Record summary: This is a predicted structure of a 512-nucleotide part of an RNA (small-subunit ribosomal RNA, 5' domain) from a metagenome.

Context: one part of a larger RNA
RNA sequence: GGAUGAACGCUGGCGGCGUGCCUAACACAUGCAAGUCGAGCGAGAAUAUGUGGAAGCUUGCUUUUAUAUAUUCUAGCGGCGGACGGGUGAGUAACGCGUAGGUAACUUGCCUCAUACAGGGGGAUAACACUUGGAAACGAGUGCUAAUACCGCAUAUGUCUAUUAUAUGGCAUCAUGUAAUAGGGGAAGGAGAAAUCCGGUAUGAGAUAGACCUGCGUUCGAUUAGCUAGUUGGUAAGGUAAAGGCUUACCAAGGCUACGAUCGAUAGCCGAACUGAGAGGUUGACCGGCCACAUUGGGACUGAGACACGGCCCAAACUCCUACGGGAGGCAGCAGUGGGGAAUAUUGCUCAAUGGGGGAAACCCUGAAGCAGCAACGCCGCGUGAAGGAAGAAGGCUCUUGGGUUGUAAACUUCUUUGAAUGGGGACGAAAAAAAUGACGGUACCCAUAAAACAAGCCACGGCUAACUACGUGCCAGCAGCCCGGUAAUACGUAGGUGGCAAGCGUUAUCC
Numbered sequence: 001g002g003a004u005g006a007a008c009g010c011u012g013g014c015g016g017c018g019u020g021c022c023u024a025a026c027a028c029a030u031g032c033a034a035g036u037c038g039a040g041c042g043a044g045a046a047u048a049u050g051u052g053g054a055a056g057c058u059u060g061c062u063u064u065u066a067u068a069u070a071u072u073c074u075a076g077c078g079g080c081g082g083a084c085g086g087g088u089g090a091g092u093a094a095c096g097c098g099u100a101g102g103u104a105a106c107u108u109g110c111c112u113c114a115u116a117c118a119g120g121g122g123g124a125u126a127a128c129a130c131u132u133g134g135a136a137a138c139g140a141g142u143g144c145u146a147a148u149a150c151c152g153c154a155u156a157u158g159u160c161u162a163u164u165a166u167a168u169g170g171c172a173u174c175a176u177g178u179a180a181u182a183g184g185g186g187a188a189g190g191a192g193a194a195a196u197c198c199g200g201u202a203u204g205a206g207a208u209a210g211a212c213c214u215g216c217g218u219u220c221g222a223u224u225a226g227c228u229a230g231u232u233g234g235u236a237a238g239g240u241a242a243a244g245g246c247u248u249a250c251c252a253a254g255g256c257u258a259c260g261a262u263c264g265a266u267a268g269c270c271g272a273a274c275u276g277a278g279a280g281g282u283u284g285a286c287c288g289g290c291c292a293c294a295u296u297g298g299g300a301c302u303g304a305g306a307c308a309c310g311g312c313c314c315a316a317a318c319u320c321c322u323a324c325g326g327g328a329g330g331c332a333g334c335a336g337u338g339g340g341g342a343a344u345a346u347u348g349c350u351c352a353a354u355g356g357g358g359g360a361a362a363c364c365c366u367g368a369a370g371c372a373g374c375a376a377c378g379c380c381g382c383g384u385g386a387a388g389g390a391a392g393a394a395g396g397c398u399c400u401u402g403g404g405u406u407g408u409a410a411a412c413u414u415c416u417u418u419g420a421a422u423g424g425g426g427a428c429g430a431a432a433a434a435a436a437u438g439a440c441g442g443u444a445c446c447c448a449u450a451a452a453a454c455a456a457g458c459c460a461c462g463g464c465u466a467a468c469u470a471c472g473u474g475c476c477a478g479c480a481g482c483c484c485g486g487u488a489a490u491a492c493g494u495a496g497g498u499g500g501c502a503a504g505c506g507u508u509a510u511c512c
Base pairs, nucleotide, nucleotide: 001512002511003510004509006508007507008506009505010504013382014381015380016379017378018377019375020374021340026338027337028336030335031334032333035080036079037078040077041076043074044073045072046071047070048069049068050067051066052065053064054063055062056061057060087293088292089291096218097217098216099215100214101213102212103211106210107209111206112205113204114203115202116201117200119153121151122150128143129142130141131140132139133138159184160183161182162181163180164179165178166177167176168175169174189198190197191196219265220264221263226256227255228254231253232252233251234250235249236248237247238246268290269289270288271287272283273282274281275280295316296315297314298313299312318329319328320327321326346372348371349370350369354368355366356365357364358363385415386414387413388412395406396405397404398403419454421449422448423447424446425445429440457501458500459499460498461497462483463482464481468496469495470494471493472492
C1' cells in the first nucleotide's frame, strides 16, 4: 500500500447493486416451510332444478320424504410426490475432495423411441354401523362394501436360467450374434356419444441420475517408531444392483512402515477469493460443484432412489401434558425468542415472473423464488451550490504595534435546482391469434412548482510523513506505531491556522 461476512470511537444527506450469528452443531414459545389427484374407488354432505307421495292449510304456497340430474366439498382406501428444493459444517486427513481413467463387475421411477400384449377368475379390507376400553394419545371386537388395492390361473413377441452347436471379437474370467432343447416369469382400467386421449404389462435402445474400483495430488508433530488376527492372501459358500474379508467356515502366515506406518493435534474439499511484477503466500463468507450431518447413539421398513431434517422403531439426555396407569416433542427450513458474544436484520408481501410437486385440465401447494423492511457493512455514483465580488469589512488569532493571517472566504450582485418537498402523468418486466393476469408499485421514469433554500465531518501537523504558532502545564497531568518530548514544549491540553481524506474519517484485529 492492498484486502475484510468485520468490530469500536466521532460524525452522518440521497440513490443503485451486493452483503449481513465468523461465538453456543446452545435451548427453543408461536405461525408458516409438502402436498396433490373425485378423469382410480366405495361412501357421505351441501346447494340448485325437475318429478312422485304425505301433511298443513292462506288453493298455490310451506314443511317433509323418495327419486333423478347438475355443481361443489372430502374423512377413508388407492396413486404419485414427501430421497427434490431449503439449512448447517459437528464429524471426516478419507478414494472425502480434485484430476485422469476403468466397470468384460453394475442399477436407473418419471421422460423419449421401438416391438409385442392386456383372456378369464377369486378372497379380503378401510371407510360405515353397532358394542366396548382409555384422562388423553390411541385402540379392541362383531357385521357390511369398492377399486388402477391384493392373490391364483391362462397366454409368452422379447427376456431370464441351464445345456449343446456355431461365427466374430477380445482383456484372464469372457463379450456379442445365430440356432436348438428344457424350465421360470406379465398386465388395469379411467374419461368420452364416438373418434380418440390418458394410463397398464413384458422387452430392447436412448437420455438423465447414481454406485463401485484405480493412478496421482491433498495440514502439523519423531519430545508419536513400530502397527496389524478378518489382520494379508487363497479355496468354498452366503450376501449385494454389482467386484470385493463385505460376511462365514477351512487353509497358509502374511500385510503396512524412516519415500514416516501407527498415534496425537488441527481441518469439510474444490471452482475460486485476497495479495504479489511474477514465483509464491494466505483464505475457503457470498455464488457454483461434491461430501457429511439433522437433539445424542443404534437399527431397519417402504421405495426406482433413503438407512430418510419437518417418516418409523429402540436406547439416552432434556422439555411439556397426565386422572400417575401412560403419553407428546425435536427451527443446523423462513421469521422470531432466550442465552453466548466486540458483533450480525422483519414473528413483512406475493405466487405476477422463474423453477419444483400433483393433476387430462381448470387449478392447488411452494418462507424455493421474486420482492419489500432494517444496518454507511462493502463497492459505485451524486449532492451539500456556481460565476462575479477588495472598503482586502467586522470578528477571531498573532504581533517587533507598522502589520500579518483567516481571505474572494463572507456580505453583496447575477445564475442554476441534482437530491429532499408538493402536485400532475405513469411503465417495461406479461405471454404463440385475441382476451384476462403485476407482489414489487402509483415504484422507476417524465412534467410542473418555489427558494440557495433542508444536507460536513473526521484525523493529523517533532522525524518517518503532507501540514506551525500562541497560551496553560512543568519528568506532574498526559502522549505513544518506532525514535522520543515534557521551564521559553512545533511531540501533553486548549485555541487560531494549516495539511490529508471525505459521507465518511480514525483505531483495533487478521492476511499478503
Its mean pLDDT, the model's own confidence on a scale to 100, is 83.